c-di-GMP-I riboswitch aptamer from a Gemmatimonadota bacterium, 89 nucleotides, folded computationally. The coordinates come from a structure-prediction model, not an experiment, and the mean pLDDT is 90. Rfam family: c-di-GMP-I riboswitch aptamer. Rfam links the family to the GO term cyclic-di-GMP binding. Taxonomically the source falls in Gemmatimonadota (Bacteria, Pseudomonadati). The sequence was found by an Rfam model in a public genome assembly.
RNA sequence: CGCUGCUCAGAGCAAAGCCGUCGAAAGACGGUGACGCAGAGCUACGGGACUACGGCGACGCAAGUCGCUAGGUCCGCCGGGCCGCCAGC
Numbered sequence: 001c002g003c004u005g006c007u008c009a010g011a012g013c014a015a016a017g018c019c020g021u022c023g024a025a026a027g028a029c030g031g032u033g034a035c036g037c038a039g040a041g042c043u044a045c046g047g048g049a050c051u052a053c054g055g056c057g058a059c060g061c062a063a064g065u066c067g068c069u070a071g072g073u074c075c076g077c078c079g080g081g082c083c084g085c086c087a088g089c
Base pairs, nucleotide, nucleotide: 002089003088004087005086012037013036017032018031019030020029021028022027035076041082042081043080045079046078047077048074049073050072054069055068056067057066058065059064
C1' cells in the first nucleotide's frame, strides 16, 4: 500500500418506543433507551424513498377539496466520492 472482517484490544455510534424543543410536513435536535452497526464517520454526486409550506392546475359562489411539483428530508435503502480504528493475509 492492497485485500479481507474468521480472530484480538481499546474505544465509538445508537433503531423502535417514551419525554421535551423546532418544523406546514417529511423529519431534525436534546434526554432516555439498545434493535443493530467494521465505517451506523463525512458528503444528497447517481439511483431510490418520504413530505408538499409555497407554486401551478382542476372543481367550487365561497370556505375549501383534489391532483402535480423540491427549492425540503432520509447517507441506519443501494451505489459513488473523501477521511479513518484494530486485527489477519